Context: one part of a larger RNA
RNA sequence: CGUUGCAUAUUUGAGGGAAGUUCUCCUUAGUACGAAAGGAUCAGGAGGAGGCAACCUCUAGUGUACCAGUUGUUCCGCCAGGAGCAUCGCUGGGUAGCUACGUUGUUUUUGGAUAAACACUGAAAGCAUAUAAGUGUGAAGCCAAUCCCAAGAUUAGAUAUGCUUGUUUGCUUCGGCAAACUGAAGGUUUGUGGUAGACUACCACUUUGAUAGAUCUCAGGUGUAAGUGUAGUAAUAUAUUUAGCCAAGAGAUACUAAUCGACCGAAAGCUUU
Repeated sequence: CGUUGCAUAUUUGAGGGAAGUUCUCCUUAGUACGAAAGGAUCAGGAGGAGGCAACCUCUAGUGUACCAGUUGUUCCGCCAGGAGCAUCGCUGGGUAGCUACGUUGUUUUUGGAUAAACACUGAAAGCAUAUAAGUGUGAAGCCAAUCCCAAGAUUAGAUAUGCUUGUUUGCUUCGGCAAACUGAAGGUUUGUGGUAGACUACCACUUUGAUAGAUCUCAGGUGUAAGUGUAGUAAUAUAUUUAGCCAAGAGAUACUAAUCGACCGAAAGCUUU
């Protein structure tokens, strides 16, 4: 922009895409079959491998603004305690998130038309013949069924709901036409953000408020801070102290910021009276 007014929400499904795999074992059954050796179809059940999807409870990895230990050096006047740099200096752990090596689910079932193939009835051709007319069975394949996208499907669909169909001026063939104004429903911008994200878009919220920060409480991580006391010449140990500190997690609380605003945005035709 279109979808023949403008919107909000819910949908139909033309069409398109995804999935589709495989093995072993048990029962049937050492049965059918076979002289024996060997050894089933069919049917039922169990467990794997691979693929796909989702998720992070568990296990594990990462986790560069979390915690602790520690080396060298510079600085904070010195001690103590810290900070900077050295691959995040190195080392040991680790929340959320992301992930697999982890967990869960699925890879199922059914129908239709068929292929090869097997048949029924049956003539041409008194027989025979699955075929010439007619009819049936039949595959991991095809079409559906399952999951996803989907009305720009220009044949542009459907349903529900909301809003408007006003004003002025000019022209007029008196039917209308043009311009400006008004600015509804709804939307955008601005703002706080994330389940979203390169940007955009999407989603949540904007005081009728828990959207983010902050504060409090908790979960969880690290592992017992500093200072002081005591013991020891001291290194150090111990008590205060399962402390101190803490990112992304959960809940609560309007303390701070989401203020005030701005902009976009509409009705023509037909039918009936």
Record summary
This is a predicted structure of a 273-nucleotide part of an RNA (large-subunit ribosomal RNA, domain VI) from a Patescibacteria group bacterium. Lineage of the source: Bacteria > Bacteria candidate phyla. The coordinates come from a structure-prediction model, not an experiment, and the mean pLDDT is 83.